[in-house]
Context: one part of a larger RNA
């Protein structure tokens, strides 16, 4: 000087407390461990719906079997043959092997050459093989915590100290005052995006107040640019104003005006460093290993196994509910040409036929859903719950057996609110409700977004956890 203390002081955080809803019990989905297996590819444990924004084949790295050896891929040669290329037949699971046919181009008078393919050969290719403890790059974590440092000066023999401590204050090393310090840098804040109000400009594909037409109905038509909205530019919020407290300061408390008030809400943004943290399987790269195999091709299987244990979720256990019917209101944000696919017709349905319109403020996905009204059920393992299983189908795809999603009929399990323990959340939040997108042929209870409805509670900082500053002890570094 640090680190540590079941030392002290001050302070903060959904850390506790106050509340709301969960997990832990059930069934299923999914990941991991374990076990099994020819293989259940590999990594991650600050892991565990994580890499994986999507394993039937492919992917694929694993296993079994069948094959290749200058090679599936790159560059440079040497020799030889043939343009390249396309089609077909036979054998085979395919890879591949054998054969046949078509084709005969460009430059050049010709010889030959170019490009490409095949054969032989030499350098070499190749490796998701090892080492993340040789590395780059990227990332996690403490932590969006308020810290981490430097120059000069001064003090100290020196390691170092001071500044950065102290009194206040702040979300903040934020600001003020004081002070052997005076300044500065990286962080904080602001500048950026979005959202909340308003003005100007513009008016199609958006909109429809007034005018005319029109309909069962409808911005449907003429027309209009007011309104909504769209998207470009401004305005607005700064403790600016008032009162109080304070040290005449910084600031804090209350109030006014205002769409918004004290960082308005949300996002992006992650200092010096720590953990030899993670990644050699995204990529790159040193070294080592391999070279008829640890490389390459193909078929099938596996990654989907299943006494069990754990994590993360979905659905429930019902009446604030289930079922049926009727009428039917209100979103936002997205996507669409190998695509979204309307109307119409067929099917109980998944879906099929068909093809209008749409490269989209125009068309489509697309009827938003919970909700409301009426009837019924009357507390039951039920008209709750939907697992499991049987049958029949639809769609995607070369192909749904291992191993897809969905529909219809039947079946109708556990489950009556969950022990110890444990998690999330402070406002348009929790809870609840649906909608969309990426990946994607198909496959979503996951992920990332979007809006609808919309709470309770916070006395407070004694305690638990994590962190910051000062101080103290130390036989630790």
């Nucleotide at each position: 000087u640090g680190a540590c203390g079941g030392g002290g002081g001050c302070c903060c955080g959904c850390a506790c407390a106050a509340g709301c809803g969960g997990u832990g019990g059930a069934g299923c989905a999914u990941g991991u461990g374990g076990u099994u297996u020819a293989a259940u590819u590999c990594g991650a444990c600050a892991a565990c719906c994580c890499g994986a924004a999507g394993a039937a084949c492919c992917u694929u790295a694993c296993c079994u079997g069948g094959u290749c050896u200058u090679g599936a891929c790159a560059u440079u040669g040497u020799a030889g043959u043939g343009a390249a290329u396309g089609u077909c037949a036979u054998g085979g699971a395919a890879a591949c092997a054998u054969g046949a046919c078509a084709g005969g181009c460009c430059c050049g008078c010709a010889a030959g050459g170019a490009a490409c393919a095949c054969u032989a050969u030499a350098a070499c290719a190749g490796g998701u093989g090892c080492u993340g403890c040789a590395u780059g790059g990227c990332u996690g974590u403490c932590g969006u915590c308020a810290g981490c440092u430097c120059g000069u000066g001064u003090c100290g023999u020196g390691a170092g100290a001071u500044g950065u401590u102290g009194g206040g204050u702040u979300a903040a090393g934020u600001c003020c005052c004081g002070c052997a310090a005076c300044g500065a840098g990286c962080g904080c804040a602001a500048c950026c995006c979005u959202u909340a109000u308003u003005c100007c400009u513009a008016g199609u594909u958006a909109c429809c107040a007034g005018c005319g037409g029109g309909u069962u109905a409808a911005g449907c038509c003429g027309g209009g640019c007011a309104c909504u909205c769209u998207a470009g530019g401004g305005a607005a919020a700064c403790u600016g104003c008032c009162g109080g407290u304070g040290a005449c300061a910084a600031a804090c408390c209350g109030g006014a005006g205002g769409a918004a008030g004290g960082u308005g809400g949300g996002g992006a943004u992650g200092a010096c460093g720590u953990c030899a943290a993670g990644u050699c399987a995204g990529c790159a790269c040193g070294g080592c290993c391999u070279u008829u195999a640890u490389g390459a091709c193909c078929a099938g299987g596996g990654c989907u196994a299943c006494a069990c244990a754990c994590g993360u979720g979905c659905u429930a256990c019902a009446a604030u509910g289930g079922g049926c019917a009727g009428g039917u209101a209100c979103a936002a944000a997205g996507a669409g040409u190998u695509c979204c696919g309307a109307a119409g017709c067929c099917g109980c349905g998944a879906g099929g036929c068909a093809g209008a319109g749409g490269c989209a403020a125009u068309c489509u996905c697309a009827u938003a859903a919970a909700a409301c009204u009426g009837c019924u059920c009357u507390c039951a393992g039920u008209u709750c719950g939907g697992a499991u299983c049987g049958g029949a189908g639809u769609c995607u795809g070369c192909a749904a057996c291992u191993c897809g999603a969905c529909u219809c009929c039947g079946u109708g399990a556990a489950g009556u609110u969950g022990g110890a323990a444990u998690c999330g959340c402070u406002a348009g939040u929790a809870a609840u409700c649906g909608c969309g997108a990426a990946u994607c042929a198909g496959c979503a209870u996951g992920u990332c977004g979007c809006g609808g409805u919309g709470a309770a509670u916070a006395c407070g900082u004694u305690c638990c956890c994590g962190g910051g500053c000062c101080u103290u002890g130390u036989a630790c570094a």